[in-house]
Description:
This is a predicted structure of a 95-nucleotide RNA (Glycine riboswitch aptamer) from an Actinomycetota bacterium. It was read from a public genome assembly, where an Rfam model found it. Taxonomically the source falls in Actinomycetota (Bacteria, Bacillati).

RNA sequence: GUGAUUCCGCACGGGAGAGAGUGUGCCUCGAGUACACCGCCGAAGGGGCAAUGCUCCCCAGAACCUCUCAGGCACAAAGGACCAUGGGGAAUCAG
Repeated sequence: GUGAUUCCGCACGGGAGAGAGUGUGCCUCGAGUACACCGCCGAAGGGGCAAUGCUCCCCAGAACCUCUCAGGCACAAAGGACCAUGGGGAAUCAG
């Protein structure tokens, strides 16, 4: 000094699912809002587990799987795992 891969953070773009449910109150009488009830969603977060490892007890052990605690369920907004692009930082490998 170059290439590739991975990770972290920032910026920006893409990004699904599910009741315009019922009742009561308030109200701007609405698809609003608060509470309660019923029905749902899974891709914030969180819980659980296989093969396997181990001193074979314990423990460790993944997810977009599963559970729905949390969160969410007209449009919009917000959020959103994950993906792409671009700077920055770090690590590994090759030359």
The prediction has a mean pLDDT of 83. The model forms 90% of the base pairs in the Rfam consensus.